[in-house]
RNA sequence: AACGAACGCUGGCGGCGUGCCUAAUACAUGCAAGUCGAACGAGAAAGCACCUUCGGGUGUGAGUAAAGUGGCGGACGGGUGAGUAAUACAUAGGUAAUCUACCUCCAAGAUGGGGACAACCUUCCGAAAGGAGGGCUAAUACCGAAUGAGACCACAGCUACAUAAGUAGCAGGGGUUAAAGGUGGCCUCUAUUUAUACGCUAUCGCUUGGAGAUGAGCUUAUGCACCAUCAGCUAGUUGGUAAGGUAAUGGCUUACCAAGGCUUUGACGGUUAGCUGAUCUAAGAGGUUGAUCAGCCACACUGGAACUGAGACACGGUCCAGACUCCUACGGGAGGCAGCAGUAGGGAAUAUUGCGCAAUGGAGGAAACUCUGACGCAGCGACGCCGCGUGGGUGAUGAAGGCUUUCGGGUCGUAAAACCCUGUCGGGUGGAAAGAAAAACGGUAUGGCUAAUAUCCAUACCGCUUGACGGUACCACCAAAGGAAGCACCGGCUAACUACGUGCCAGCAGCCGCGGUAAUACGUAGGGGGCAAGCGUUAUUCGGAAUUAUUGGGCGUAAAGGGCGCGUAGGCGGCCUGGCAAGUCAAAGGUGAAAUCCCUCGGCCCAACCGAGGAACUGCCUUUGAAACUGCCUGGCUUGAGGCCGGGAUAGGGCGGUGGAAUUCCCAGUGUAGAGGUGAAAUUCGUAGAUAUUGGGAGGAACACCAGUGGCGUAGGCGACCGCCUGGACCGAUACUGACGCUGAGGUGCGAAAGCGUGGGGAGCAAACAGGAUUAGAUACCCUGGUAGUCCACGCCGUAAACGAUGAGUACUAGGUGAUGCGGGUAUUGACCCCUGCGUCGCCGUCGCUAACGCAUUAAGUACUCCGCCUGGGAAGUACGGCCGCAAGGCUAAAACUCAAAGGAAUUGACGGGGGCCCGCACAAGCGGUGGAGCAUGUGGUUUAAUUCGAUGCAACGCGAAGAACCUUACCUGGAUUUGACAUCCCGAUAAUCUCCUGGAAAUACGGUUUCCCCUUCGGGAGCCCCAAGACAGGUGCUGCAUGGCUGUCGUCAGCUCGUAUCGUGAGAUGUCGGGUUAAGUCCCUUAACGAGCGCAACCCUUGUCCUUAGUUGCUACCAUUUAGUUGGGCACUCUAAGGAGACUGCCGGUGUUAAACCGGAGGAAGGUGGGGAUGACGUCAAGUCCUCAUGGCCUUUAUGCCCAGGGCUACUCACGUGCUACAAUGGCUGGUACAGAGGGUCGCAAACCCGCGAGGGGGAGCUAAUCUCAGAAAGCCAGCCUCAGUUCGGAUUGGAGUCUGCAAUUCGACUCCAUGAAGUUGGAAUCGCUAGUAAUCGCGGAUCAGCAUGCCGCGGUGAAUACGUUCCCGGGCCUUGUACACACCGCCCGUCACACCACGAAAGCUGGCUGAACCAGAAGUCGGUGACCCAACCUUCGGGAGGGAACCGCCCAAGGUGUGGCUGGUGAUUGGGGUG
Repeated sequence: AACGAACGCUGGCGGCGUGCCUAAUACAUGCAAGUCGAACGAGAAAGCACCUUCGGGUGUGAGUAAAGUGGCGGACGGGUGAGUAAUACAUAGGUAAUCUACCUCCAAGAUGGGGACAACCUUCCGAAAGGAGGGCUAAUACCGAAUGAGACCACAGCUACAUAAGUAGCAGGGGUUAAAGGUGGCCUCUAUUUAUACGCUAUCGCUUGGAGAUGAGCUUAUGCACCAUCAGCUAGUUGGUAAGGUAAUGGCUUACCAAGGCUUUGACGGUUAGCUGAUCUAAGAGGUUGAUCAGCCACACUGGAACUGAGACACGGUCCAGACUCCUACGGGAGGCAGCAGUAGGGAAUAUUGCGCAAUGGAGGAAACUCUGACGCAGCGACGCCGCGUGGGUGAUGAAGGCUUUCGGGUCGUAAAACCCUGUCGGGUGGAAAGAAAAACGGUAUGGCUAAUAUCCAUACCGCUUGACGGUACCACCAAAGGAAGCACCGGCUAACUACGUGCCAGCAGCCGCGGUAAUACGUAGGGGGCAAGCGUUAUUCGGAAUUAUUGGGCGUAAAGGGCGCGUAGGCGGCCUGGCAAGUCAAAGGUGAAAUCCCUCGGCCCAACCGAGGAACUGCCUUUGAAACUGCCUGGCUUGAGGCCGGGAUAGGGCGGUGGAAUUCCCAGUGUAGAGGUGAAAUUCGUAGAUAUUGGGAGGAACACCAGUGGCGUAGGCGACCGCCUGGACCGAUACUGACGCUGAGGUGCGAAAGCGUGGGGAGCAAACAGGAUUAGAUACCCUGGUAGUCCACGCCGUAAACGAUGAGUACUAGGUGAUGCGGGUAUUGACCCCUGCGUCGCCGUCGCUAACGCAUUAAGUACUCCGCCUGGGAAGUACGGCCGCAAGGCUAAAACUCAAAGGAAUUGACGGGGGCCCGCACAAGCGGUGGAGCAUGUGGUUUAAUUCGAUGCAACGCGAAGAACCUUACCUGGAUUUGACAUCCCGAUAAUCUCCUGGAAAUACGGUUUCCCCUUCGGGAGCCCCAAGACAGGUGCUGCAUGGCUGUCGUCAGCUCGUAUCGUGAGAUGUCGGGUUAAGUCCCUUAACGAGCGCAACCCUUGUCCUUAGUUGCUACCAUUUAGUUGGGCACUCUAAGGAGACUGCCGGUGUUAAACCGGAGGAAGGUGGGGAUGACGUCAAGUCCUCAUGGCCUUUAUGCCCAGGGCUACUCACGUGCUACAAUGGCUGGUACAGAGGGUCGCAAACCCGCGAGGGGGAGCUAAUCUCAGAAAGCCAGCCUCAGUUCGGAUUGGAGUCUGCAAUUCGACUCCAUGAAGUUGGAAUCGCUAGUAAUCGCGGAUCAGCAUGCCGCGGUGAAUACGUUCCCGGGCCUUGUACACACCGCCCGUCACACCACGAAAGCUGGCUGAACCAGAAGUCGGUGACCCAACCUUCGGGAGGGAACCGCCCAAGGUGUGGCUGGUGAUUGGGGUG
């Protein structure tokens, strides 16, 4: 885009079309084929009128109806598509091999007779349908006879045309063969003589022949579906002769003879199917379809058969058989909607039991006319196409309402309302067509026939008459915006977006895909875009699809080159000459039906639709012509191909022989304890003498070095040497042949390894097998053994990643370089070098090609020829069938079902038990720990009314928490409360406030008491408190996977990017790689890159040295003074705190590329980023946090809010993390004594002094701090004791007594004293930190805080050891490589097993369908035979004959039957693999 459509929702009107695609299923009822009285005989009734003896009769109805004989028509028209792959259809021919009723023309004729049968009457049978006998009768019915222009038959001539038989015509004699009358008119002739017919005439018929037209039969060529898993078929088969048969050819049929005929150009078989003009689609070529309309065919319940006829083997005829239905008196009968309506059934689905013959057409008729479900109309269906309408204008307060909102608004929206108009459709009233032409009849005129002015015929004119649709189309008028809009869609493709609901549910979906709490994708609403009386969906066809590729594809790696030769058919084929004309080209003619398509014009108002004319129908045929090309024939040529001659090269093949090295075995010698084997071992061999070594022997197999991207071969493949036989290629030369060529479906041969058969052989190796190891296991990898096999001969198999994953041949298209074979030139003594030709084998590379990779004169380039093969993945190279094979198996080769991918090349990452380079307390080297004990603390788990919540590998676990007795507190129990503990607004009232009593656990409730503050324009206002109703507050409720912010981590790792440019089809790449160097993408050099940004570094803070400035609360060299820098001078020093200096690879040497840089050195307080800190790129982990804060959405609102008391977060079998204290002598205890830094302090730090063993108490100087204070530093040093023990170690636990803080230490604080004195004697596997002022060790301070520190954050004191080095573990960076990974190796993914479902194969069988051949059977019927029985026409000598018929027999034959094959379905216990989950 289309549709004979269907379904869903909706539906105003009209025109034109169209409507059982399924059950060729079954049919009730009505109608669909009759007509003619001008062919013929016979012939009612009702009714009406009259008469009547009342019984009836007559007339009319009426020569009517109905029926019969006869004629013509029922073979057309109408329906359907079952069958049919060719007896079909289409196109073009042939018929000299034929027929043709009715129609037209021409020619000739139509004489004279005969006998019947229906109807009718009558007898009888039957339920009926129907039938039998007898009798009468007519014809255009039937039958003889006559005639024969002609026709036909045989004979024998001529002419013409064809030529293969032959056909046509002419003339000859012989034989055979016709007929029917009806109607109208008339009297010229004849006969009776009003007039009529035997006559005449007109017309319709009749007969014979010829011609035409029309229709049909037969026949030829070409075209027209699929399957080769259908490859061979055929006995009337193929041909001939003869006969029969037909309208006619012909095996159409029969007899005889011959053995043919068809077939890979697809026979035979199977499946499907009516064919065509045309329809739909498409740019076209094609593909699809074959409804309506038109041509042809076939069929008419199923099967068979003939009759009649011009025509049938006959839709509404006959006979028979069968199935079904109906009637029946059970004896027997009837029927055939695939005609029009209609019914049932089937189905997703397809209409009225309508009107009319008015028109067109048909049958009959002389005609009137009759018949006509053909046809014309109407009805039903939005089924399709086309047209029209559902209103138009103005109208802003942008109404109401809906939806939405950032609450301002926006939008529906000029839309509505309102006002002003119009009048299509529908409604009403009235008017009103065309379709009609006639025929006939009447009249007139002219002409013809004729004896005729009659009739008749022809023509013209006039008159009369005919409409189903239908009072319809159309027109006018009336009223009235009134009666008339839906459907699907809105994530992308694809025009059109928001809200709510839902929450991987419900659902959507054409593909991709949406939905797991903010869904433009589901449902609804508002809005929007689309189409519109329709809109969507489904089915189907074509297109896009170059996705079967003729136009117009491919095959190295995506699917796809046969494993390789030879070669048949076929296809294709070098140069020149002449001819032919099959292909080809041109012209003309015929045909290509009409309709359709296209163009122009016209008719319905337009359009759809219809009409006219044209063009076209790309085809086929015939004739004529051309001769370039192809083809065929003829003659030639040499360049393709082949041949002769001469060479060298060669693991080419076959056969026979020979050789040495090595392994193994055997014998002998020497010799002794191991050997062998492995990552390490063991099995194994060996004291019965191995291994090792020496000599000798046996046997089999393979041929080291040479050896080379070297050679040979078609491929598989071929490797010691010699001989014989043999193949091919190459080079050189040539005086031969003359296109002999290329390819190659089938076919045929060769064909690695393994395997099979028979017979040998068997050293080594070695499937299977055994043992030993390894391992979780190890039916493996490793080891020790070891059989088939490997070897030979003969025969099979016929496959491989049989690969260059690249078929063969020919020609052309830049080069460079190497190897190899044979030559040429130059040159040499010669081997070389150099130039060059042909063949072969490689590498690199231009053009070109390619998706890229890559190929590139050995093409995957440019062309031609031929063959093979491909068409999404899986199922599957499988099943079934066939062929081959001894088997194994091979060749050929599907489908159901299932998926939305499978695949190629390249890119970026990530990963690797890949590679290279490099770094890090990463390992190593060291020091000290953890893991064992007790305790502290956190977590898990468990428990509980609650043990609030979060954090969970590194990167949770002394974490949030810098401090849970109440509070905190979020949890639990109980008691209260509801505008609320807190914020804002509004109403009213009033000072806020202080304080007391009672109840209660408190919250709180009730009652009482007390005081007037600020501003003022004197109205009031502000603050605070109270009361009430609402807006609202509140939530540590949920979602960190809706978020902001903040943080952790990789990682202080050196990376991450951009602009321009260049390269690539592109993703992307280059830059950022490479060579050096660095802590560093730090820097240098090179470079299709050049620059730049975020990171690195530096700038900042601190510390280390010096200088300047300043000198209190700091300092004190000097002067004085003191117990004391205490005090006065002083500011040099220390220190403090402000500013500077200093370090930059700056200098020297070496190395390095004259570089960057590195190494060493000097100087310097400090040297190569001096030490430390702050500082964290692009990003990753949906990392952490909604319980810091902020925040969307959801939830809650007498509760999930808020207040209070008590409890809990502190539980305790257990497990883990982080710590503290220890286990002791480098120690513990006692005494004495020395030296810090950095901090804190007025709600505070607190001195002196006094009391207490002590915690602490009293006290209160001083201090808002370089001033006072916390504050005693400790390890250390000097002495003393302890002496290796569960201790004078260790301090848990417990008892008692206290102190302090606090409203309150019971659950549940810290500390002190006395007493008690547990485990623990250095810690398994494993594991952590640290590279210098570091580890270790020692103490001090601070935050939080009423109190509570082993934690955290800081401070100083003492103060080490070790680093060879980068193999390994972990993490990271760069380059490279592989990848089937991309959620990225915690990836992906294979197979079995178990379970569920699905389709398929096999299967003992069971059961259908179709069909072959054989046999039985044999209805009706044609044909043949017989015909003793029967018979009107003709003949007859009357006896009969001729002829016909019944009946019977025979051939053929439908249904039916019997047994037996083939093909194809269904089903089948069980079984096999496959797919999906």
Record summary
Small-subunit ribosomal RNA from an uncultured prokaryote, 1477 nucleotides, folded computationally. Model confidence (mean pLDDT): 84 of 100. The RNAcentral record of the sequence draws on ENA.